RNA sequence: AGCUGGCCAGACAGUCGCUGGCAGGAGUUUCAACCUGCCAGAGGAAAGUCCGGGCUCCACAGAGCAGGGUGCUGGGUAACGCCCAGGCGCCGCGAGGCGACGAACAGGGCCACAGAGACGAGCCGGUUCAGUCCGGAGUGAAACGCGGCAACCUCCACCCGGAGCAACAUCAAAUAGGCGGACCGUGACGUUGCUCGCCGAGUCCGCGGGUAGGUGGCUUGAGCUUUGGGGCAACUCAAAGUCUAGAGGAAUGACUGUCCACGACAGAACCCGGCUUACCGGCCAGCUUCA
Numbered sequence: 001a002g003c004u005g006g007c008c009a010g011a012c013a014g015u016c017g018c019u020g021g022c023a024g025g026a027g028u029u030u031c032a033a034c035c036u037g038c039c040a041g042a043g044g045a046a047a048g049u050c051c052g053g054g055c056u057c058c059a060c061a062g063a064g065c066a067g068g069g070u071g072c073u074g075g076g077u078a079a080c081g082c083c084c085a086g087g088c089g090c091c092g093c094g095a096g097g098c099g100a101c102g103a104a105c106a107g108g109g110c111c112a113c114a115g116a117g118a119c120g121a122g123c124c125g126g127u128u129c130a131g132u133c134c135g136g137a138g139u140g141a142a143a144c145g146c147g148g149c150a151a152c153c154u155c156c157a158c159c160c161g162g163a164g165c166a167a168c169a170u171c172a173a174a175u176a177g178g179c180g181g182a183c184c185g186u187g188a189c190g191u192u193g194c195u196c197g198c199c200g201a202g203u204c205c206g207c208g209g210g211u212a213g214g215u216g217g218c219u220u221g222a223g224c225u226u227u228g229g230g231g232c233a234a235c236u237c238a239a240a241g242u243c244u245a246g247a248g249g250a251a252u253g254a255c256u257g258u259c260c261a262c263g264a265c266a267g268a269a270c271c272c273g274g275c276u277u278a279c280c281g282g283c284c285a286g287c288u289u290c291a
Base pairs, nucleotide, nucleotide: 001288002287003286004285005284006283007282008281010259011258012257013256014255015254016253018041019040020039021038022037023036024035025034043265047276048275050274051273052272053271054270055164056163057162058161067160068159069158070157071156072086073085074084075083076082087101088099089098090097091096102155103154107153108152109149110148111147119145123136124135125134126133168216169215170214171213178207179206180205181204182203183202184200189197190196223242224241225240226239227238228237229236230235260263
């Protein structure tokens, strides 16, 4: 001067709040609201929502077609378009970095400028039964030869049901409908009257669906740490230890003091594994090149 990997993301103290948990008190039929104390309380990307999975509901004989995706070889994984190792190609003096990297003799399509012509093909000279054969000029990345492009269609191999926590489950009003039963009969219909039937304005009871609202789903999980074993590695196995936000219009804040190198990008919303993007600055380890 660089390359690769990992780590940190103002620190400490005090006061007052907010969310959750636990304990106690008070209260209550029980629960909760309330009070007090203790403990815990955003990220390496919580982001983009781009891939993969868990979970939930719906659908589903099997196979194929259509549609979408992936694409060197082997391995890892719950799975992947991710990761690891190796090969090949390109870049770099190097440590290293990058790569949609199957097939162009199945077929179609395309190949700028220049050049006669960009894939059934001209011109000149010689030659031949015959554009039959040989040679030549010039353009171009490629020129008559089984060229190139598949990040064009296509072919081949493999993979893929749909919707998403506003999923879904459960408790369940008021009001207005629905269904059933009982009462009642002042009404309409059956030509009239009575009886009877049918209907049901009204009253009461029961049932059921949906909505508002409440609760669950909601954080113990492909978890994390340490040690040991296997493997080049990704990763995996075993033992021990550990619990590290869970809100619901949405908490994680404000103020004061001290200090420094003066603090970037940014904020959970069902949960994981990745990728990508954003990011002041600092630390550690290994390695490369030059002096």
This is a predicted structure of a 291-nucleotide RNA (Bacterial RNase P class A) from a soil metagenome.
Rfam family: Bacterial RNase P class A. Gene Ontology terms of the family: dimeric ribonuclease P complex, ribonuclease P activity and tRNA processing. It is annotated as a ribozyme.
The coordinates come from a structure-prediction model, not an experiment, and the mean pLDDT is 78.